This is a predicted structure of a 1507-nucleotide RNA (small-subunit ribosomal RNA) from an uncultured bacterium.
[in-house]
RNA sequence: AGAGUUUGAUCCUGGCUCAGGAUGAACGCUAGCGGCAGGCUUAAUACAUGCAAGUCGAGGGGGAUUAUCUUUGUAGCAAUACAGGGAUAUGAGACCGGCAAACGGGUGAGGAACACGUACGCAACUUUCCCAAAACUGGUGAAUAGCCCUCCGAAAGGAGGAUUAAUACACCGUAACAUAACGAAAUGGCAUCAUUUUGUUAUUAUAGGCUUCGGCCGGUUUUGGAUGGGCGUGCGCCUGAUUAGGUAGUUGGCGGGGUAACGGCCCACCAAGCCUGCGAUCAGUAACUGGUGUGAGAGCACGACCAGUCACACGGGCACUGAGACACGGGCCCGACUCCUACGGGAGGCAGCAGUAAGGAAUAUUGGUCAAUGGACGAAAGUCUGAACCAGCCAUGCCGCGUGAAGGAUGAAGGUCCUCUGGAUUGUAAACUUCUUUUAUCUGGGACGAAAAAAGGGAAUUCUUUCCCACUUGACGGUACCAGAGGAAUAAGCACCGGCUAACUCCGUGCCAGCAGCCGCGGUAAUACGGAGGGUGCAAGCGUUGUCCGGAAUCACUGGGCGUAAAGGGCGCGUAGGCGGCUCAUAAAGGCUGUGGUGAAAGUUCGGGGCUCAACCUCGAAUCGGCCGUGGCGACUUGUGGGCUGGAGCACUGUAGAGGCGAGUGGAAUUCCGGGUGUAGCGGUGGAAUGCGUAGAGAUCCGGAAGAACACCAGUGGCGAAGGCGGCUCGCUGGGCAGUGGCUGACGCUGAAGCGCGACAGCGUGGGGAGCAAACAGGAUUAGAUACCCUGGUAGUCCACGCCGUAAACGAUGGGCACUAGGUGCUUGGGGGAGCGACCCUCUGAGUGCCGGCGCUAACGCAUUAAGUGCCCCGCCUGGGGAGUACGGCCGCAAGGCUGAAACUCAAAGGAAUUGACGGGGGCCCGCACAAGCAGUGGAGCAUGUGGUUUAAUUCGACGCAACGCGAAGAACCUUACCUAGGCUUGACAUACACGAGAAACCCUCGAGAAACCGAGGGCCUCCUUCGGGACUCGUGCACAGGUGCUGCAUGGCUGUCGUCAGCUCGUGCCGUGAGGUGUUGGGUUAAGUCCCGCAACGAGCGCAACCCCUAUCACUAGUUGCCAUCAGGUAAUGCUGGGAACUCUAGUGAAACUGCCGCCGUAAGGCGUGAGGAAGGAGGGGAUGAUGUCAAGUCAUCAUGGCCUUUAUGCCCAGGGCUACACACGUGCUACAAUGGCGAGUACAAAGGGUUGCUACCUGGUAACAGGAUGCUAAUCUCAAAAAACUCGUCUCAGUUCGAAUUGAGGUCUGCAACUCGACCUCAUGAAGCUGGAAUCGCUAGUAAUCGCGAAUUAGCAUUGUCGCGGUGAAUACGUUCCCGGGCCUUGUACACACCGCCCGUCACACCAUGGGAGUGGGUUGCUCCAGAAGCAGGUAGUCUAACCGCAAGGAGGACGCUUGCCACGGAGUGGUUCAUGACUGGGGUGAAGUCGUAACAAGGUAACC
Repeated sequence: AGAGUUUGAUCCUGGCUCAGGAUGAACGCUAGCGGCAGGCUUAAUACAUGCAAGUCGAGGGGGAUUAUCUUUGUAGCAAUACAGGGAUAUGAGACCGGCAAACGGGUGAGGAACACGUACGCAACUUUCCCAAAACUGGUGAAUAGCCCUCCGAAAGGAGGAUUAAUACACCGUAACAUAACGAAAUGGCAUCAUUUUGUUAUUAUAGGCUUCGGCCGGUUUUGGAUGGGCGUGCGCCUGAUUAGGUAGUUGGCGGGGUAACGGCCCACCAAGCCUGCGAUCAGUAACUGGUGUGAGAGCACGACCAGUCACACGGGCACUGAGACACGGGCCCGACUCCUACGGGAGGCAGCAGUAAGGAAUAUUGGUCAAUGGACGAAAGUCUGAACCAGCCAUGCCGCGUGAAGGAUGAAGGUCCUCUGGAUUGUAAACUUCUUUUAUCUGGGACGAAAAAAGGGAAUUCUUUCCCACUUGACGGUACCAGAGGAAUAAGCACCGGCUAACUCCGUGCCAGCAGCCGCGGUAAUACGGAGGGUGCAAGCGUUGUCCGGAAUCACUGGGCGUAAAGGGCGCGUAGGCGGCUCAUAAAGGCUGUGGUGAAAGUUCGGGGCUCAACCUCGAAUCGGCCGUGGCGACUUGUGGGCUGGAGCACUGUAGAGGCGAGUGGAAUUCCGGGUGUAGCGGUGGAAUGCGUAGAGAUCCGGAAGAACACCAGUGGCGAAGGCGGCUCGCUGGGCAGUGGCUGACGCUGAAGCGCGACAGCGUGGGGAGCAAACAGGAUUAGAUACCCUGGUAGUCCACGCCGUAAACGAUGGGCACUAGGUGCUUGGGGGAGCGACCCUCUGAGUGCCGGCGCUAACGCAUUAAGUGCCCCGCCUGGGGAGUACGGCCGCAAGGCUGAAACUCAAAGGAAUUGACGGGGGCCCGCACAAGCAGUGGAGCAUGUGGUUUAAUUCGACGCAACGCGAAGAACCUUACCUAGGCUUGACAUACACGAGAAACCCUCGAGAAACCGAGGGCCUCCUUCGGGACUCGUGCACAGGUGCUGCAUGGCUGUCGUCAGCUCGUGCCGUGAGGUGUUGGGUUAAGUCCCGCAACGAGCGCAACCCCUAUCACUAGUUGCCAUCAGGUAAUGCUGGGAACUCUAGUGAAACUGCCGCCGUAAGGCGUGAGGAAGGAGGGGAUGAUGUCAAGUCAUCAUGGCCUUUAUGCCCAGGGCUACACACGUGCUACAAUGGCGAGUACAAAGGGUUGCUACCUGGUAACAGGAUGCUAAUCUCAAAAAACUCGUCUCAGUUCGAAUUGAGGUCUGCAACUCGACCUCAUGAAGCUGGAAUCGCUAGUAAUCGCGAAUUAGCAUUGUCGCGGUGAAUACGUUCCCGGGCCUUGUACACACCGCCCGUCACACCAUGGGAGUGGGUUGCUCCAGAAGCAGGUAGUCUAACCGCAAGGAGGACGCUUGCCACGGAGUGGUUCAUGACUGGGGUGAAGUCGUAACAAGGUAACC
């Protein structure tokens, strides 16, 4: 510090996710030790049991008990026992009294507040104990608890009587520097006042105890201090405006009351204030802080432990006591709950420490000690102390240590993997050798923490105290620590290994099981699931989950944006607010600079120190961004005052304009009405129809009426803030601009709230209504057509008045000011110059366009009219969907508008640009693509292939073009892979080993059998040898063989197709952030990316073309088996023979064609031409040759091959059957339907091939297929072999025929082991359909189509009508590129990229989810109005009672109880608000591999889309 994820790829925007750190955590797996910390985050739920606050006898009355001594009585011989008395010591339990119990400890419910933090203030206060100082401590009295007696009660408790003490209570005396009143003087302050000095009067105190008799400890009053507390104030302190108004003790005053004290704190009266957009009130949430976590910081989140503050103590209220409480372990009352009860009554409060139950994912021992620290009481010893210190439990966290170290290669065995005689890895790892002993275990030693105090002794002393000595005290703990012993001995797991992200293989599984933080894995070769081996990371832990910060500049103060990604308000006026020109003076609020106070400690940081280190602890320093006070400065901002003219405004003079409002007026057109002429149609469309018209339309002429809109001018022209504004004239009126530089003197800019304007549509009332035209009707179109098209047509459109308040209200661009290159138009002002003038040149404003540089931008683009550079103000945005929806509020007559969420869901949604592909987009071009022609297919019969069906099996593959006479260039057996039945198991076939046998192989015979095979017999008696054996065969065994079994979507190879289309790329350079572009585009040209020209490109490669083959002409060479012109011979005839080498031919080498020449066009390339020449002319014709790639195209059944499967079977052998089935459908063909023909007879002319397992002349037989003989040929020699159409003659005469041949019957021939299923051929007989073929569709552009025959491969034979070749005869047509199909190039649009067979929308149906409405229902909380009124306090007081004081007494003062008034908790009633839950039914929304209906959008998306 970043990374993954939107796309085919790219850049940007933008969300989601990850890597880091942290945690009071929890869960899973695992676990050796120690140190230091931490440990109910949930139910402020309920609590059994024990403990947590007592202490003082030196305040008091008292004294159980115990001990010792003594004494009396009884019993006993006595010891002794029992009972009693006395003395000394002890001092339990309770009581009166004092102090403490308001601290310490717990918890965070409430509380949004002066609660907390910080800084101040109190001239408005208090403070027990403590310190300092001053003074005093005299006298008297009445009670009461305890104890005793009696009584009530189950208990808790209570009543009565008698008696008694005090540092308990009361009174008197004394007293001021206290308090109060009235004064005087001085000083100070802040208005009320305060302080100091002082005068007079009045009021108010006390307690004793101990003593060594020295004193000490107390008590009372007062002053000061210290400490603690109370009150007030400034500032800071969460969210919501879908909470906008709140408030009657409310705000203030006067006077009282009350308090320690100020105060509406309370009361009476008076006034009407007070708070609030700088957010009152209301609602929700929350203890606050020091700090903690994170972060570079700013921030954000949190507030466990520790420390400070607050609040609370079962829920609520109340006071008492006291210095202090409205009191956690005090009281009273109400309420809920629990417990006891004799049913009459009582008791209780763990949010103290342990502990229990419950809740929960989850949080510990009913431990030890007061040794230390601290606290209460005490004079002290001391007692108490669940504060505290320790220990126990828990890997909850942090820190440290260990589980060994060194050597050790036959790189052991085993495991895993592989290309498997072997190698790689685990791995120096192990074994083995040497060494060490931390930890654990055992043994021994053994702390620091302790300092004291008290009492004792000694010394000094101001007599109060100080110093010294020795003694005693440890829960932790026999712990830490130290030493010794022995032995590697006692000690490693967890997660991960597709990318992010370090780490890879095998097996299993087969969209299953599962994984997953995001992207995403899994459908038979998964580095992603599960296991294993190996590896990576961390380590006594490791992972997961939750939460917080970070990354996230993703709320942006630091530090973001708004043309198109989310985002500029529709426009203006304007309030508050924010910001504001030049200059002088002044003030000092902001600001700057010194200084003082504070900012607790702890923590953090730095530097030291202590535990062996560290964590931890500790010392010092720094810091604590803040607040308060105080001194100075005066630039800037600000306040005040003065001045200025540049901003702004006013004035004057001009000027352009569809600016606005009102009134009037004009012509053209349309429709309607009236009339004339006139006749059959008009109208409308893609084509029609509805409609109008013989009752006279349409057309045309004349006249009239009505309403609406204003052609031409007219223009990226003008005006206006926007919406918007268009005939002409008049009236009223707003704004702009220019010129002048006269006036004012900052008067300015922006603008929440508010106010106004605001297209269309719509609403209300009243008019108007020609044309147009939602709705509606009809006609068409269509599968449908509630549309598009047509004919009609109502609201509406128009006017007046009033609403509505929205638009893609757009420049998708808020307003203002300033600055920053230009060029060129247009509109409208002003100045100067020239010119007679039209008008020209030039300068300067305002406005409005285009192009363009810097700069900016993701790019597109913007660019003085900014989207550039700056300043000021406003509005708005923060992923997509849900949704501009719901609820609430405001506005509206309504329609609806404004404001405006959440649950849930997705990992994207989006912008710009790129390359493709596509378009019922455009341009250019090509192809038997269409057109022009010829012949067919589709109809018939048959052949053949396929589908389907059937079957035991009908083996398998091929499926649009590019499967279907295809693999198959030959299924009767074989082939053969299928089925049935029968057999074999190292196997039909290969290699190797071990053992055994043997000669084996081979041949023959016999038996059963369908054969395979099984069983038996016989014949033959091999070769090499180093004599071991080997070659060979058989048997057994072990490795293995075998598989046409699966996967062509694991593959190689081969092939098809686009397509013989002209394309496909690269290097370097250049352009672009980049994908990518350029080159390859453009202008021409070509069959061609063929060539030329141009050009930020220059070159190159694979393709094209050429080189190769056949063919067309010629030459040369050669001359047999081919040829025969000339010469000779010969035959019935024939190159038959001699011979020839001319010709044909054969087969080798060459020549020839290049737009080379001519003319025209053109820059060139090139094109054109009945041109010349030539056998051939513009690629002469044909073939071979198939770029990058596409189709997961085809083939695992040609072959090869990974993986999987099978192994007495999915292998092998064998017989028979099947692949040949047959209601049917399709493809490809053959033969025909006839006279351009059939039949008969005769007669010609090929090419290219084949042949010894063969082709066979010739002869004979047979009607023939063929058979029997026989000859030649291993082939230019012999043979297949007859070519056929053609031609000549004859016949048939338009018919189901002398066409056509299917089908069937009979008889044969041939091949073959075998023709039944299931061959071909021959002869005779039979003689079906069919008379030219619907929709549709194929081929072909010249030696082509059509037509005719010939040959070959495969084979024993055959389906030959198939396929591949060969030649014979031999046409027609092409105007042309509009259309169909396919293709190429350029361009355009795109929401497509699996690429239009794409994408995608809405209803409906089904399932699930959350949510709105909903008659209501049930809770919580709260406002208002009432009722009610416990305890308590305050006031009042008829009643009752009453020790201290007064009084001789009666009585009084005072007090208590009771009663009563006021306040008030609980409780109750009514009526509202708000919130949560729930609700029949209902609304839409979201999600969900393969549901229904359509086709809305994306291309001109087939009616451009959208608001």
Its mean pLDDT, the model's own confidence on a scale to 100, is 84. It matches the Rfam family "Bacterial small subunit ribosomal RNA".